Record summary
Predicted 3D model of a 98-nucleotide RNA (Bacterial small signal recognition particle RNA) from a Planctomycetota bacterium. It is recorded under the gene name ffs.

RNA sequence: UUGUGGGUUCCGUGCGAAUGGGCGGUGCGAACCUGGUCAGGCCGGGAACGGAGCAGCCAUAAGCAUGCGGUCCGUUGUGUAUGGGUCGCCUGCAGGUC
Numbered sequence: 001u002u003g004u005g006g007g008u009u010c011c012g013u014g015c016g017a018a019u020g021g022g023c024g025g026u027g028c029g030a031a032c033c034u035g036g037u038c039a040g041g042c043c044g045g046g047a048a049c050g051g052a053g054c055a056g057c058c059a060u061a062a063g064c065a066u067g068c069g070g071u072c073c074g075u076u077g078u079g080u081a082u083g084g085g086u087c088g089c090c091u092g093c094a095g096g097u098c
Base pairs, nucleotide, nucleotide: 001095002094003093004092005091006090007089008088010084011083012082013081014080015079016078017076018075019074020073021072022071023070024068025066026065027064028063034059035058036057037056042051043050044049
């Protein structure tokens, strides 16, 4: 220096990994200005009963949490497969020349 392999680097695609966000699941969650049930007490009534309704209990809203990892969208100096480009770098083999 020529040819031909392998690796690496850049880009695309597929499947995973890690991670972030949205939605969903689960849990918690309101003295009163959410709902249901409303003890006590209060009010009406001759009474029977009725009424409004605090606490409590139950269910939840906003919100918070989540070792649910269910779904969607990303990111990566992550893993792998495949295709393409540059012949940039490293390397093997076979030659040529000095």
Rfam family: Bacterial small signal recognition particle RNA. It is annotated as a non-coding RNA gene. Rfam describes the family as follows. The signal recognition particle (SRP) is a universally conserved ribonucleoprotein involved in the co-translational targeting of proteins to membranes. For this family Rfam cites "Prediction of signal recognition particle RNA genes" (Regalia et al., Nucleic Acids Res, 2002).